This is a predicted structure of a 492-nucleotide part of an RNA (small-subunit ribosomal RNA, 5' domain) from an uncultured bacterium. Its Rfam family is "Bacterial small subunit ribosomal RNA". Rfam links the family to the GO terms structural constituent of ribosome and ribosome. The coordinates come from a structure-prediction model, not an experiment, and the mean pLDDT is 84. RNAcentral holds the full RNA, with entries from ENA.

[in-house]
Context: one part of a larger RNA
RNA sequence: GAACGAACGCUGGUGGCGUGUCUUAUACAUGCAAGUCGAGCGGUGCAGCAAUGCAUAGCGGCGAACGGGUGAGUAACACGUAAGCAAUCUGCCCCCUACUUGGGAAUAGCCGUGCCAACGCGCGGAUAAUACCGAAUAUCGUGGCGUCCCGCAUGGGACGUUGACGAAAGAUUUAUCGGUAGGGGAUGAGCUUGCGUCCGAUUAGCUAGUUGGCGGGGCAACGGCCCACCAAGGCGACGAUCGGUAGCCGGCCUGAGAGGUUGAUCGGCCGCAUUGGGACUGAGACACGGCCCAGACUCCUACGGGAGGCAGCAGUGGGGGAUAUUGCACAAUGGGGGAAACCCUGAUGCAGCAAUGCCGCGUGAGGGAAGACGGUCUUCGGAUUGUAAACCUAAGUAGUCAGGGAUGAAGAAAGUGACAUUACCUGAAGAGUAAGCUCCGGCUAACUACGUGCCAGCAGCCGCGGUAAUACGUAGGGAGCGAGCGUUGUCC
Numbered sequence: 001g002a003a004c005g006a007a008c009g010c011u012g013g014u015g016g017c018g019u020g021u022c023u024u025a026u027a028c029a030u031g032c033a034a035g036u037c038g039a040g041c042g043g044u045g046c047a048g049c050a051a052u053g054c055a056u057a058g059c060g061g062c063g064a065a066c067g068g069g070u071g072a073g074u075a076a077c078a079c080g081u082a083a084g085c086a087a088u089c090u091g092c093c094c095c096c097u098a099c100u101u102g103g104g105a106a107u108a109g110c111c112g113u114g115c116c117a118a119c120g121c122g123c124g125g126a127u128a129a130u131a132c133c134g135a136a137u138a139u140c141g142u143g144g145c146g147u148c149c150c151g152c153a154u155g156g157g158a159c160g161u162u163g164a165c166g167a168a169a170g171a172u173u174u175a176u177c178g179g180u181a182g183g184g185g186a187u188g189a190g191c192u193u194g195c196g197u198c199c200g201a202u203u204a205g206c207u208a209g210u211u212g213g214c215g216g217g218g219c220a221a222c223g224g225c226c227c228a229c230c231a232a233g234g235c236g237a238c239g240a241u242c243g244g245u246a247g248c249c250g251g252c253c254u255g256a257g258a259g260g261u262u263g264a265u266c267g268g269c270c271g272c273a274u275u276g277g278g279a280c281u282g283a284g285a286c287a288c289g290g291c292c293c294a295g296a297c298u299c300c301u302a303c304g305g306g307a308g309g310c311a312g313c314a315g316u317g318g319g320g321g322a323u324a325u326u327g328c329a330c331a332a333u334g335g336g337g338g339a340a341a342c343c344c345u346g347a348u349g350c351a352g353c354a355a356u357g358c359c360g361c362g363u364g365a366g367g368g369a370a371g372a373c374g375g376u377c378u379u380c381g382g383a384u385u386g387u388a389a390a391c392c393u394a395a396g397u398a399g400u401c402a403g404g405g406a407u408g409a410a411g412a413a414a415g416u417g418a419c420a421u422u423a424c425c426u427g428a429a430g431a432g433u434a435a436g437c438u439c440c441g442g443c444u445a446a447c448u449a450c451g452u453g454c455c456a457g458c459a460g461c462c463g464c465g466g467u468a469a470u471a472c473g474u475a476g477g478g479a480g481c482g483a484g485c486g487u488u489g490u491c492c
Base pairs, nucleotide, nucleotide: 001492003490004489006488007487008486009485010484013361014360015359016358017357018356019354020353021319026317027316028315030314031313032312035062036061037060040059041058043056044055045054046053047052069272070271071270079196080195081194082193083192084191085190088189089188093185094184095183096182097181098180099179100178101135103133104132110125111124112123113122114121115120140166141165142164143162144161145160146159147158148157149156150155170177171176172175198244199243200242205235206234207233210232211231212230213229215227216226217225247269248268249267250266251262253260254259274295275294276293277292278291297308298307299306300305325351327350328349329348333347334345335344336343337342365393366392367391374385375384376383377382398433400428401427402426403425404424408419436481437480438479439478440477441462442461443460447476448475449474450473451472457464458463
C1' cells in the first nucleotide's frame, strides 16, 4: 500500500446492487417449511324433487432419497484431474416390438361390543379396488447343448435347438391416460485405477482377516465384503504406524510474476441431522421434519405408562467484540401431485433492519471589498480567517405535495403483479431539510499563541515533557480524506 462475512470510537442526507451468528454441531416456547390424486376403490356427510354437485376419514397410487440447512467428523479414492467397468443398477422421460385372457380369497373404512388418565389397543360381523393370490398364454427373458464371429486376460456377441420357470389393471368416455414383457437411448447412481493433496522422527517399526490362494455365501456388481481350509505373507526413511490439525475444489485476497494466504456469499462434490447402533419400505435411504433399540436431556401422567428432537424459515435464552423480521406472495422461475381445473411449496421472488461493503448523487451555483463585525496573532503599523459572510441574481438535483404510470405477463384472444402509495414522467412551492473525522517534530502533506512544568500526558519507530514544548492540553490557522474518518485484529 491492498484486502476483510469484521468489531470498536466519533459522526451520519439519499439511491442502486451485494452481504449479514466466523463464537456453544449449545438448549429450544410458538407458527409455518411435503403433499397431492374422487378420471384407482367402496363408503359417509351436506345441498337438491331429481339428475347431479361439493366435501372428505379410510384402502390404494405417486412424491416425500429432490429442494433447504450445516462443517461436527473425515488426511480418505473424501476431493481434484485423467482413465476403466468384457464386474454394474437406473422410478418418472424418449424410441421400437409384442401383449393386456380368465378366475379366487381377504381386509380397512362401516356396524356391534369391550379396555384405557392419556397415547392408543382388542374381539365379532359384512364389503370394494389400478390392493393381494392362483391359473392360461410367451413376442421374449433366465438355464442346458451345439455352430459361427470377435476381442483387451478373466471373456463378449449372434444364430439354432431343448425342457423348466416367469406377466398384466383398469379409468374417464371415444379420444386419451394407464398396465405387462423385452430391446435401445437419455439421465442419475455404484465400483476400480494412475497422479496430486497440511504439520510432527522429541512418533521407527506396524499388521492376524492381517497378505495371498482354493471353495463357498452375500451383493445390482468386483472384492477378506463375510465364512471354512491352506500358505506366510503385506506395509515401511521414496516416512509405514502413531499423534496433531483440517471438509475438498472452481475460486477469493495479495503479488510485476514466481509464489504466499484463504475456502464467507455463488457453483460442483463429500460428510452429518440430540449421541450411538440397526434394519424396513422402495428404482433410489440405512432416510433432517420415517421406524426400532439403547444413552443423555425436556415435557405430560390417574405412577400403570406415554410424548419430543430448528445444523429448514422466522423467533427465544445462553455464549460472544459481533451478525437482521415470529414480514408479503406463489405474480414470475423451478419442484411434487393431478387428464385438467387446481392444490402444496419459509425453494424462490420481494419487502423490512444494519454506512457491513462497492458504486452513484447531494449538502448548493454565479456575482459580491466597506476586504464589515467577531475571532486569532501582532514588531500595534498591521496580518490572517476571507469572496468566506451579509447582500443581489437565476436554476432547481435529492427531499415535500399533486397528477399520470410501467417492463417484468409469456401462447390467437381473454384473464392473471407480492413487489407497488414502486421505478419513471409531468406540474407546484422553495436555499429552504442534509458534514464530519483524523492529523500538523522527522519518516509524512500541514504552525502559531496560551496553559502545564519528567507533572498531567503523548507514542507505529526514532523519541517528546525537568519554565520560552511547532511532539502533552486548549484555541486560532492549516493539511488529508469525505458520508464517512480513525483505531484494533488477520492475511499478502